[in-house]
RNA sequence: UUUUAUAAAGCCAAACUCGUCGUGAGGCGGGGUCGGAAAGCCACGGGUCUCUGGUUUGAUUGGAGAUGGCCGGGUUGCAUUGC
Numbered sequence: 001u002u003u004u005a006u007a008a009a010g011c012c013a014a015a016c017u018c019g020u021c022g023u024g025a026g027g028c029g030g031g032g033u034c035g036g037a038a039a040g041c042c043a044c045g046g047g048u049c050u051c052u053g054g055u056u057u058g059a060u061u062g063g064a065g066a067u068g069g070c071c072g073g074g075u076u077g078c079a080u081u082g083c
Stems, first nucleotide, its partner, number of pairs: 001082001004079001011036002016031006034069001040075003044072003047067009
């Protein structure tokens, strides 16, 4: 520096569940283990979702949020492979 088919020493932990915080989407901690090669980090773009206001019945718009395990982008890194 290239590759991501198989694999996983180490790492993370969906659903469900218990506790807790939040009006809510959801967050955090314990159990759990469907899965993951960035399922590390960053809400910058798009998507989805929540709360709230305006217009006032027309589905649109403003504000504040949630999601990185929806996609893109940025950044750092493990394993593997070729040179």
c-di-GMP-I-GGC riboswitch aptamer from Methylophaga sulfidovorans, 83 nucleotides, folded computationally. It was read from a public genome assembly, where an Rfam model found it. Model confidence (mean pLDDT): 77 of 100.